RNAcentral holds the full RNA, with entries from SILVA. This is a predicted structure of a 476-nucleotide part of an RNA (small-subunit ribosomal RNA, 3' major domain) from Allium fistulosum.

Context: one part of a larger RNA
RNA sequence: UGACGGGGGCCCGCACAAGCGGUGGAGCAUGUGGUUUAAUUCGAUGCAAAGUGAAGAACCUUACUAGGGAUUGACAUGCUGUGAAUCCUCUUGAAAGAGAGGGGUGCCUUCGGGAACGUAGACGCAUGUGGUGCAUGGUUGUCGUCAGCUCGUCCUAUAAGGUAUUGGGUUAAGUCUCGCAACGAGUGCAGCCUUUGUGUUCAGUAGCCACCAUUGAGUGUGGAACCUUGAACAAACUACCGGUGAUAAGCCGGAGGAAGGUGAGGAUGAUGUCAAGUAAUCAUGCCCCUUAUGCCCUAGGCGACACAUGUGCUACAAUGGGCGGGACAAAGGGUCGCGAUCCCGUGAGGGUGAGCUAACUCCAAAAACCCGUCCUCAGUUCGGAUUGCGGGCUACAACUCGCCUGCAUGAAGCCGGAAUCGCUAGUAAUCGCCGUUCAACCAUACAGCGGUGAAUUCGUUCUCAGGGCUUGUACA
Numbered sequence: 001u002g003a004c005g006g007g008g009g010c011c012c013g014c015a016c017a018a019g020c021g022g023u024g025g026a027g028c029a030u031g032u033g034g035u036u037u038a039a040u041u042c043g044a045u046g047c048a049a050a051g052u053g054a055a056g057a058a059c060c061u062u063a064c065u066a067g068g069g070a071u072u073g074a075c076a077u078g079c080u081g082u083g084a085a086u087c088c089u090c091u092u093g094a095a096a097g098a099g100a101g102g103g104g105u106g107c108c109u110u111c112g113g114g115a116a117c118g119u120a121g122a123c124g125c126a127u128g129u130g131g132u133g134c135a136u137g138g139u140u141g142u143c144g145u146c147a148g149c150u151c152g153u154c155c156u157a158u159a160a161g162g163u164a165u166u167g168g169g170u171u172a173a174g175u176c177u178c179g180c181a182a183c184g185a186g187u188g189c190a191g192c193c194u195u196u197g198u199g200u201u202c203a204g205u206a207g208c209c210a211c212c213a214u215u216g217a218g219u220g221u222g223g224a225a226c227c228u229u230g231a232a233c234a235a236a237c238u239a240c241c242g243g244u245g246a247u248a249a250g251c252c253g254g255a256g257g258a259a260g261g262u263g264a265g266g267a268u269g270a271u272g273u274c275a276a277g278u279a280a281u282c283a284u285g286c287c288c289c290u291u292a293u294g295c296c297c298u299a300g301g302c303g304a305c306a307c308a309u310g311u312g313c314u315a316c317a318a319u320g321g322g323c324g325g326g327a328c329a330a331a332g333g334g335u336c337g338c339g340a341u342c343c344c345g346u347g348a349g350g351g352u353g354a355g356c357u358a359a360c361u362c363c364a365a366a367a368a369c370c371c372g373u374c375c376u377c378a379g380u381u382c383g384g385a386u387u388g389c390g391g392g393c394u395a396c397a398a399c400u401c402g403c404c405u406g407c408a409u410g411a412a413g414c415c416g417g418a419a420u421c422g423c424u425a426g427u428a429a430u431c432g433c434c435g436u437u438c439a440a441c442c443a444u445a446c447a448g449c450g451g452u453g454a455a456u457u458c459g460u461u462c463u464c465a466g467g468g469c470u471u472g473u474a475c476a
Base pairs, nucleotide, nucleotide: 001476002475003473004472005471007470008469010467011466013464015460016459019423020422021421022420023419026314027313028312029311030310031309032308033307034305035304042053043052064300065299066298067297068296069295073125077124078123079121080120081119082118083117087102088101089100090099091098092097107114108113128288130287131286132285136283137282138278139277140276141274143272148187149186150185151184152183153182155162156161167178168177169176193266194265195264196263198234199233200232201231202230203229211223212222213221214220237260240254241253242252243251244250316416320374321373324370325369332362333361334360337356338355342351343350344349382413387408388407389406390405391404392403393402429452430451431450432449433448435446
């Protein structure tokens, strides 16, 4: 100087407390461990692995296994010979591949040849999702959006170092202020960026839409404000008033205001820590393989299943289930696509095929609300697992191993032990909607969007994590 202490004191955080809802019990989905297997490819393992890499394993992907096959190789470059290339047919085969036959001659040219492509050969090589993340770059997690981390000059100490950065206040903040052997500076903080909340001006198309005209009627047509929308600007700064404070920084209350003390979200992650993760994104040193640890193909596996565990979905019902009715969003996507309308089907869906970038379409929002039903707590008109039969869609192909649908079947489950998690406001809870990945098909995941919409705290004794100060030390 650090680190540590069941030392002290100060401060902070959904850390506890106060509340609301979960997980842990059930069924299923999914990941992991274990076991099994020819293979169940590999990585990630307290917080900070486990719906993670994977924004989507039937084949492909695919790295694994079994079997079949070629060895200058799927791919790059250099040399030589030969043929332009492409194409078609047949045999064999699970395919890859192997074999046989046929057709065919383009482009440039100094007529020697050349370019591109195929094929044969020899060698330099090519290749590796093989090893090492404890040789590395890059990148990411984490403490933590915590308020810290440093430098120059001076002063000080024999020196390591200290000072500044400590102290009195204050802040979300090493934020600001006062003091001070320090005076300044850098990086973090804040701000600058973006979304949202209010207004003014401008702009009116394929957007919006009172009213007027027209029409049998309908923004259908012709005019045309507000609003919505798009763009630029304004607006909030403790600016104003009172109190308090040290006449400071600030704090408390108030006014005006759409908004008040960082207005509310997002992006933004200091010096460093964990030899943290990644050699399977990529790059890369060294090591290893080279008729194979590289390459091509078929089939299987990644989907197994006494079990254990994480994350979720659906429930256990009456604040509910089922039938009917008429309402109200936002944000996204769409030409190999979205698909209106009409017809067929109980339905998934099939046929038809208008329109489509502010036009058309996916699109039905659901919960909420209204009417009557179940009629009182029952394993039920709760719950929907599982199973049988019949269908649909995608795809070359749905057995291993997809999704959807109709009829039947109707399991566990009556609110979950110890323990444990999330959340402070348009939040939790609850309700639907869209998208990504995707040649197709596959979402309870992930990333977004809006609808309805609470309770509680205004504290710091305790638990956990963190930041200063101080103290002790058998630690470095």

Background
The prediction has a mean pLDDT of 81. Lineage of the source: Eukaryota > Streptophyta > Embryophyta > Euphyllophyta > Allium.